Predicted 3D model of a 1467-nucleotide RNA (small-subunit ribosomal RNA) from an uncultured bacterium. The coordinates come from a structure-prediction model, not an experiment, and the mean pLDDT is 84.
[in-house]
RNA sequence: CCUGGCUCAGGAUGAACGCUAGCGACAGGCCUAACACAUGCAAGUCGAGGGGUAACGGAAGUAGCUUGCUACUAGACGACGACCGGCGCACGGGUGAGUAACGCGUAUGUAACCUACCUCUAACAGGGGAAUAGCCCUAAGAAAUUGGGAUUAAUGCCCCAUAAUAUUAUGAGUCUGCAUGGAUUUAUAAUUAAAGUUCCGGCGGUUAGAGAUGGACAUGCGUAGUAUUAGCUAGUUGGUGAGGUAACGGCUCACCAAGGCUGCGAUACUUAGGGGUUCUGAGAGGAUUGUCCCCCACACUGGUACUGAGACACGGACCAGACUCCUACGGGAGGCAGCAGUGAGGAAUAUUGGUCAAUGGACGCAAGUCUGAACCAGCCAUGUCGCGUGCAGGAUGACUGCCCUAUGGGUUGUAAACUGCUUUUAUAUAGGAAGAAACCCUGGUACAUGUACUGGGCUGACGGUACUAUAUGAAUAAGGAUCGGCUAACUCCGUGCCAGCAGCCGCGGUAAUACGGAGGAUUCGAGCGUUAUCCGGAUUUAUUGGGUUUAAAGGGUGCGUAGGCGGUCUUUUAAGUCAGUGGUGAAAUCUUACAGCUCAACUGUGAAACUGCCAUUGAAACUGAAGGACUUGAAUACAAACGAGGUAGGCGGAAUAUAAUAUGUAGCGGUGAAAUGCUUAGAUAUAUUAUAGAACACCGAUUGCGAAGGCAGCUUACUAGAUUGUUAUUGACGCUGAUGCACGAAAGCGUGGGGGGCGAACAGGAUUAGAUACCCUGGUAGUCCACGCCGUAAACGAUGAUUACUCGUUGCUUGCGAUAUACAGUGAGUGACUGAGCGAAAGCAUUAAGUAAUCCACCUGGGGAGUACGUCGGCAACGAUGAAACUCAAAGGAAUUGACGGGGGCCCGCACAAGCGGAGGAACAUGUGGUUUAAUUCGAUGAUACGCGAGGAACCUUACCUGGGCUUAAAUGCACUUUGACAGAACUGGAAACGGUUUUUUCUUCGGACAGAGUACAAGGUGCUGCAUGGUUGUCGUCAGCUCGUGCCGUGAGGUGUCGGGUUAAGUCCCAUAACGAGCGCAACCCUUAUCGUUAGUUGCUAUCAGGUAAUGCUGAGGACUCUAGCGAGACUGCCACCGUAAGGUGAGAGGAAGGUGAGGAUGACGUCAAAUCAGCACGGCCCUUACGCCCAGGGCUACACACGUGUUACAAUGGUAUGGACAAAGGGCAGCUACACUGUGAAGUGAUGCUAAUCUCAAAACCAUAUCUCAGUUCGGAUCGGAGUCUGCAACUCGACUCCGUGAAGUUGGAUUCGCUAGUAAUCGCAUAUCAGCAACGAUGCGGUGAAUACGUUCCCGGGCCUUGUACACACCGCCCGUCAAGCCAUGGAAGCUGGGGGUACCUAAAGUCCGUAACCGAGAGGAUCGGCCUAGGGUAAAACUAGUAACUGGGGCUAAGUCGUAACA
Repeated sequence: CCUGGCUCAGGAUGAACGCUAGCGACAGGCCUAACACAUGCAAGUCGAGGGGUAACGGAAGUAGCUUGCUACUAGACGACGACCGGCGCACGGGUGAGUAACGCGUAUGUAACCUACCUCUAACAGGGGAAUAGCCCUAAGAAAUUGGGAUUAAUGCCCCAUAAUAUUAUGAGUCUGCAUGGAUUUAUAAUUAAAGUUCCGGCGGUUAGAGAUGGACAUGCGUAGUAUUAGCUAGUUGGUGAGGUAACGGCUCACCAAGGCUGCGAUACUUAGGGGUUCUGAGAGGAUUGUCCCCCACACUGGUACUGAGACACGGACCAGACUCCUACGGGAGGCAGCAGUGAGGAAUAUUGGUCAAUGGACGCAAGUCUGAACCAGCCAUGUCGCGUGCAGGAUGACUGCCCUAUGGGUUGUAAACUGCUUUUAUAUAGGAAGAAACCCUGGUACAUGUACUGGGCUGACGGUACUAUAUGAAUAAGGAUCGGCUAACUCCGUGCCAGCAGCCGCGGUAAUACGGAGGAUUCGAGCGUUAUCCGGAUUUAUUGGGUUUAAAGGGUGCGUAGGCGGUCUUUUAAGUCAGUGGUGAAAUCUUACAGCUCAACUGUGAAACUGCCAUUGAAACUGAAGGACUUGAAUACAAACGAGGUAGGCGGAAUAUAAUAUGUAGCGGUGAAAUGCUUAGAUAUAUUAUAGAACACCGAUUGCGAAGGCAGCUUACUAGAUUGUUAUUGACGCUGAUGCACGAAAGCGUGGGGGGCGAACAGGAUUAGAUACCCUGGUAGUCCACGCCGUAAACGAUGAUUACUCGUUGCUUGCGAUAUACAGUGAGUGACUGAGCGAAAGCAUUAAGUAAUCCACCUGGGGAGUACGUCGGCAACGAUGAAACUCAAAGGAAUUGACGGGGGCCCGCACAAGCGGAGGAACAUGUGGUUUAAUUCGAUGAUACGCGAGGAACCUUACCUGGGCUUAAAUGCACUUUGACAGAACUGGAAACGGUUUUUUCUUCGGACAGAGUACAAGGUGCUGCAUGGUUGUCGUCAGCUCGUGCCGUGAGGUGUCGGGUUAAGUCCCAUAACGAGCGCAACCCUUAUCGUUAGUUGCUAUCAGGUAAUGCUGAGGACUCUAGCGAGACUGCCACCGUAAGGUGAGAGGAAGGUGAGGAUGACGUCAAAUCAGCACGGCCCUUACGCCCAGGGCUACACACGUGUUACAAUGGUAUGGACAAAGGGCAGCUACACUGUGAAGUGAUGCUAAUCUCAAAACCAUAUCUCAGUUCGGAUCGGAGUCUGCAACUCGACUCCGUGAAGUUGGAUUCGCUAGUAAUCGCAUAUCAGCAACGAUGCGGUGAAUACGUUCCCGGGCCUUGUACACACCGCCCGUCAAGCCAUGGAAGCUGGGGGUACCUAAAGUCCGUAACCGAGAGGAUCGGCCUAGGGUAAAACUAGUAACUGGGGCUAAGUCGUAACA
């Protein structure tokens, strides 16, 4: 950079939860248990159909009398319970269980149908009869209810009459349709009607036709998921006939035929009422179906019919089942998915309210009655919309709070206080609607006791509500979430990987803008957040609009079916297509204009839209269909040439093994090195002969052939193919290709052969910590052949097939052209390179990964998993198909920069090598660890700690321990108060610090100064954090690197420059160069040193001159020399030779004091190691404050079984000892260095002199000479110990140094290993200084004296630089990371079994009920059944399938800071 998932910001909701809450309008309110329901209500009405009179009213009569009450009589009246009858109850209301269906949507059809009430038209209504409920009597029963007897009415029922444009049968015409058919005229015959009531207008009744309304049926198209559901079907599909229905139809039945559906998904399973719509979206889409509207289905579960115009009927019936209730146990009753309400379930969803005033419905002539429909009210921030909680002024920018860089500032914040104003809302009082107009009553007009119109009157649940006015007074009214990024908004405190947060990334381990609190801020606001769900973002399923070389993804390959797509010309057609028109697309919703509620939400009216479907008319370019023609696609023919193409057979030589014989003798073989193995019974080696199996060296290639797998000795036979040439033939015959079929490396399997070599398994030998491996010796399956399976590979070009088009260069193979191995040509194939273009890039690039077209296959985050289950295939091994739970926020591709590699190349360094000297062994010194201790203060810990901080611990230092003391303090400042002391002296306690007692006791210009004490504010801390820091330092490394500007390249990270070729100590320089320049580093400039010149000569020097001494630059003098210290010169590969383009290199070159950086020092790039230091200093934060501060004494830091580092001294003769003699540099010195003299064996002491220093002094040793020692634990070595001293210091016990005498340890050159050094270096020798009273100094820092050896070289070890390569690393190999085992948790597969569920099949049984039948039963009969039969809900039995739960045991999987074993992968 890309791919790709996860997540968020938006909108929405019938929501819920948390915090909060002033008001109103409009809407909405059981999403779960179609779970169970107490109680009330939800469907009645009509007396103008009827018989009547139980209750009520009122009037009348009679009786009793309490004189207004009771009882009785009478249906005359208003009315009316129950009953007969009519209409309604099939509407309205509820719910979404079932249903994947003509259920719904849309468009059609009915010439295959019905329709009460309503409207219109035509006709009609004559006569008669028998019952029955009620009432009355009676009986059974607990009840529900039921039986019997007598009697009675109707708009109830029956009979007769009349009747056609009705129905049926037969016949004759006319017209017409897509078919069956339909319409119509007409003739004959048959059948069937009616109801009354009345106020006399009507209302009602019957028949027929038409309309309207509502319904029924059929059809096209559309309408979920799963193929791990592939076959389903017996009334099934069709026919004939019959039955049935309102009607068509297997709707039902009899017979006949064997059909019907299905890959364009039948059947099965799972899920689901459908639509208008709603939400989202730019749209296409996706999701949705709550409220409202339409349709469907259902009414406790299942079945059934009756009545009726309409039901197989929510508040009807019958039966069965479950459940509940009543019961006198005999039997009965019930169905809120109507409105309220209850319980239950649940995260969750309201009142057992008012009214029929309006709208609508039923009945009625009407009044009216009924109406949980409806209209209203109540509850709920559930949503949408609206209003308010004030407005203006007000700065000393008040107080509090919070923060800070803290005398002060910032913020809260014009916020408050305060002043003025307003009054929506609130409270109080007063007024007060619209929604109402009809019906009806009563007037009027036209007029026909009716109808129409028109006045007046009656009627409001909501409701004294909306609204209006007045008064009061800022009065009554603000919260929620968030503040690390996404994402608007930051600080402090607390906490300290705890508590907690979290949508994702992630935050929290002592300075948390991320947790909790606070202050402040941001945002929305009567709400705000959270959760859940849907769409969006997501072009993340891609029609619009994605991909498949390497990221997930091309099938292993071909043939080929269906399907999809298809060359040129022409004619016709009109299915697709396009245009016009018509119908439909209900209303509501959406959009829009206007209007009504104060606005808005909301509502009304109109318009537009509803992208759709159907019909019809037209067009004919394109696609399709039908016909004709063509040749360029494709195929064929003929000829040529090509090849490891295939199958079967034959033949060949080399090698190997074995066998035999011969020669020959001690080993062979094998490896990094060995051993196992073979061999004196003669191997290996050599020769000859024979046998066997397998593979075919050279040619051979970047070659050729094949569809792929694959194919290689030679040859024969058979066979397939691409190619080229001719352009002869056919005439689109083509391309692709789901399912299917065939082929398909190796390994493997089966049967039978074969078996030389090789060689899984296995055995042995090695290696190793182990080595079930790599290596070696053997060796079985296998490898080979025949036949049959398997069907997979990184079956790869990781690239499907076909066709067309698109710059070039250069090879190879094989044709054609040509006489030709010249050759501009032209085909087919096979390679390399490079453009445009493409691509994330790498790259591809006429053999595309380019530009297009067609078809097929495949992909959609990683893991789980190519697993499980199921199915199919297989002898098996196994293959094909192929999930989910769970889990993670990544996994992945290409490229970049680094780092790393037991990758490569080049180069450097005391890195190795070559040398010299050490360390490691000894004793001691010193530091560290450890141990010990009251304390052994603290820090430093690979290189880069350990003679380090410390350049100097007896006290002090000192930070540690023990003990004794102090508390504003040991110091200082300021303010206030107070005192005139304090200090000193003396005595005294004490280890001291610190006290106690006594004594003495200021100055003054009177302002104060000074000093002490007390109080307050500031202290103090070597306490913590070097992982909060500054500063300083170490290290890589004095390595040669590290970067920038502009340009250029790349989508970008980044690259280029800085690489390449040379060269250098060097990114030093040169050349080349898309780079050109520049910076920090390198080098140079600086200091010291080496040579010379010049200047200057004191304290230095002394050649010449002079003086002097025992002697000396001692003195005069001098500047020559040395020297001192200022300024200059000098070195630059400048010159020469050779090499080289140059840079530069080489040269014992010249010159020069010095030669290639002359030597040494100072100087340390960007950065790394959270390197070191809070105890040098400074400093943030935290901590302590009668102590973690301060003072004092003593102790400790010096301990000592041990281990390590750094040193010193040695082990000796290149030496020790003794005596004598010589030569430095650089430093120090006044509380100092000290000459010299004396004393002491000596350390030193005493005296004395010079010097504040080129003047005096500290002050040399190795070396030289002589002598001695003679190889020993010594005349080496000096530790240790004893004694005696000196010096410093208040004080040498713990715990100083030195001196003298004595003592005389280890040690005889040091294992593995390891350090330093390349020239004035190593080695060796002494000197000085800092610190310091003294000194544990053998340390450190400097100084000079003497003064070497070696470097062939860069293979190796270590470190480093540059280039390149690989990478799964980036905390960067001390990286990353795999698997088993052990532990915990989670989901899941298998499983003997166990328990459910739904569906189907078979058999048995069978209620209610329709239908059919009928001799019995009933009836006088007609006829009817409770009789018989069919069917069936339900019940029972049986076997199987499917599905779910659970399960001993068992399998793998996932996850989990620090478990075990190894180290498989990434170099």